[in-house]
RNA sequence: UCGUGCUAGAUGGGGCAGUAGCGGCGCCCUGUAACCUCAAAUCCGCUAUAGGGGGGUUGAUGCUCCGCCCCGGGCAGGGGUGGCGAAGCCUGCCCGUAAUAAGUGAUGUUGACGGCUGGGUCCCGCGCGGCGGGCUGCUGUGAACCUCGUCAGGUCCGGAAGGAAGCAGCGAUAAGCAGAUUUGUCCCGGGUGCCGUGGGAGUGCCUGGCCCGAGUUGGCUGUUACGGUAACGUUCGUUGUGCUUUGUUCAAAGCGGAGUGCACGG
Numbered sequence: 001u002c003g004u005g006c007u008a009g010a011u012g013g014g015g016c017a018g019u020a021g022c023g024g025c026g027c028c029c030u031g032u033a034a035c036c037u038c039a040a041a042u043c044c045g046c047u048a049u050a051g052g053g054g055g056g057u058u059g060a061u062g063c064u065c066c067g068c069c070c071c072g073g074g075c076a077g078g079g080g081u082g083g084c085g086a087a088g089c090c091u092g093c094c095c096g097u098a099a100u101a102a103g104u105g106a107u108g109u110u111g112a113c114g115g116c117u118g119g120g121u122c123c124c125g126c127g128c129g130g131c132g133g134g135c136u137g138c139u140g141u142g143a144a145c146c147u148c149g150u151c152a153g154g155u156c157c158g159g160a161a162g163g164a165a166g167c168a169g170c171g172a173u174a175a176g177c178a179g180a181u182u183u184g185u186c187c188c189g190g191g192u193g194c195c196g197u198g199g200g201a202g203u204g205c206c207u208g209g210c211c212c213g214a215g216u217u218g219g220c221u222g223u224u225a226c227g228g229u230a231a232c233g234u235u236c237g238u239u240g241u242g243c244u245u246u247g248u249u250c251a252a253a254g255c256g257g258a259g260u261g262c263a264c265g266g
Stems, first nucleotide, its partner, number of pairs: 001266006009058003012030005020047005035055004062260007072250008080241008090233001092232001094228007102221003105217003114211008122200006128193002131189004135184001138179004147172004155164003
């Protein structure tokens, strides 16, 4: 170095999930020249030499290890975005109150603001008037007898003259009742007055006069302060994500490097 026969090995690998852990069945990625068969998620098998049972193929240029690269997955953080909760000691938006007077509006030389001085409105009295009531006055009416006058008839006394009481009627009147276009130095009252008069209170409103001579007001915008409001904005917390980014971890395929068994014969 070649041939023959073996053996180790190979006949896919990886991530996630699950598990005390490992492998498989499951989901996903990579990738193919990448065997067949039996069971398997409330699962199947195994235990650091970590799939098991049965049957094939291949076999040390085939496999093993390391490095690079990186598909893809996991984890953590940041961002975007969705849901929920909280905060007005975030306060942007919105609402209320107050201040200010830069802008604007209104008002003001037909006189603002301010000052002085009157009146009214308000309160307490007095007077006068009016209204209501009473009393009084006026008119009418008004008594079987117990009011008055006159008293027919009748009655009584008397010899007579004459006298006495007196009903009805008539007239008048008291209390009372009623009336009026009603009298009064009268009394009482008020949901009384375009009235008169005295005093007080007060500076809110209305109004007159005088002085001064340019502001006054705060409707709207602006600014400031205080308070409210969790719908929106903002912030914080929490949870999710067919999104994005950073870090970390595992890592297929690919590329490069290293290693490489036993026996016999030529």
This is a predicted structure of a 266-nucleotide RNA (Bacterial large signal recognition particle RNA) from a Bacillota bacterium.
Of the family's consensus pairs, 94% are formed in the model.
Rfam family: Bacterial large signal recognition particle RNA. From the family's description: The signal recognition particle (SRP) is a universally conserved ribonucleoprotein involved in the co-translational targeting of proteins to membranes. Gene Ontology terms of the family: SRP-dependent cotranslational protein targeting to membrane, signal sequence recognition and signal recognition particle, plasma membrane targeting.
Its mean pLDDT, the model's own confidence on a scale to 100, is 76.
It is recorded under the gene name ffs.